A computed fold for a 69-nucleotide RNA from a marine eukaryotic metagenome, annotated as transfer RNA. RNAcentral holds the sequence, with entries from MGnify. The prediction has a mean pLDDT of 82.

RNA sequence: CGGGUGUAGUUAAGUGGUAUAACAACAGCCUUCCAAGCUGUGGUCGGGAGUUCGAUUCUCCCCACCCGC
Repeated sequence: CGGGUGUAGUUAAGUGGUAUAACAACAGCCUUCCAAGCUGUGGUCGGGAGUUCGAUUCUCCCCACCCGC
C1' cells in the first nucleotide's frame, strides 16, 4: 500500500422493511439427588458520520484481527 473479516457468552445464518438458529446461561417440570430429557425466559449487528420514509445490509472515516506485497 492492497484485499478480507467484525452479528448474543461461543459458533454461525441473514443482506434495504419485526435480527434468526444451535450450544451455553437462567427458571420450571421430571428424578431420593445428580446427569440426561421436556417446556419456557433474557441477552446481539465493532465505533462514528452520510444516503434513505426506513440501514445489520449501500457510501465514507476510524478501530481490532487475518492474508498478500